[in-house]
Molecule: c-di-AMP riboswitch aptamer (ydaO/yuaA leader)
Organism: Armatimonadota bacterium
RNA sequence: ACAGAGUCAGCGCCGAAUUCCCGCGUGAGUGGGGAACGGGGGAACCGACACAUUAGGGGUGAAUGAAGCCGUAAGGGCUUCGAGGGUAGCUCUUGACCCGAACCCGACAGCUAACCCCGUAGGCGAUCGAGAGUAGAGAG
Numbered sequence: 001a002c003a004g005a006g007u008c009a010g011c012g013c014c015g016a017a018u019u020c021c022c023g024c025g026u027g028a029g030u031g032g033g034g035a036a037c038g039g040g041g042g043a044a045c046c047g048a049c050a051c052a053u054u055a056g057g058g059g060u061g062a063a064u065g066a067a068g069c070c071g072u073a074a075g076g077g078c079u080u081c082g083a084g085g086g087u088a089g090c091u092c093u094u095g096a097c098c099c100g101a102a103c104c105c106g107a108c109a110g111c112u113a114a115c116c117c118c119g120u121a122g123g124c125g126a127u128c129g130a131g132a133g134u135a136g137a138g139a140g
Stems, first nucleotide, its partner, number of pairs: 011125004018035007036120006046110001054107001056108001057105004065081006084099004089134007
């Protein structure tokens, strides 16, 4: 000098995952309610009823998949591409960068008004530029 790790503060990002009120408790904490955001189930009509239908089926999510290589008794791992998604309000164009997973229901669900049920976590710093347009909030 560079890189990495930890702690504190600030500013932010992905995501629905924010905020207010009341009660109990010495405290740590905990119970309940409202708003807001998000998800599932659920008529008529329509669709489907041929294929499909253990080759099960379905849900959350951007995360449908394909090719090649290595390896196991079976599993599996790696590389490339990739539908699709993300990067300081939002939309479009453009450059650069990043992700392209994981889990759940349990024989069962098309759409779906009324109605019913559920969640408000977790993880991070790729989280940056430019052009055109546009909305709201706050302060003075």